[in-house]
RNA sequence: GCGUCCAUAGCUCAAUCGGUAGAGCAUCACUUUGACAUAGUGGGGGUAAGUAGUUCAAAUCUACUUGGACGCA
Numbered sequence: 001g002c003g004u005c006c007a008u009a010g011c012u013c014a015a016u017c018g019g020u021a022g023a024g025c026a027u028c029a030c031u032u033u034g035a036c037a038u039a040g041u042g043g044g045g046g047u048a049a050g051u052a053g054u055u056c057a058a059a060u061c062u063a064c065u066u067g068g069a070c071g072c073a
Base pairs, nucleotide, nucleotide: 001072002071003070004069005068006067007066010025011024012023013022019056027043028042029041030040031039049065050064051063052062053061
């Protein structure tokens, strides 16, 4: 330099063919206990790496940029 893949909650990851984003763990409150742990119930937390485009509608499709992994030279 060229090519392929990846980027979604604090962490690990989902989301059938484009239709308004969820789970587990973590965290907070409450119940349970003499207390802790376990268990149960409920809550908060993400405009999806960034910009632009296509579309009535984009996490999802397209282009570019950024970061990371791998391969070729």
Predicted 3D model of a 73-nucleotide RNA (transfer RNA) from Candidatus Providencia siddallii. The organism belongs to Providencia, within Bacteria. Its mean pLDDT, the model's own confidence on a scale to 100, is 81. The RNAcentral record of the sequence draws on ENA. It matches the Rfam family "tRNA". Rfam describes the family as follows. Transfer RNA (tRNA) molecules are approximately 80 nucleotides in length. Rfam classes the family as a transfer RNA.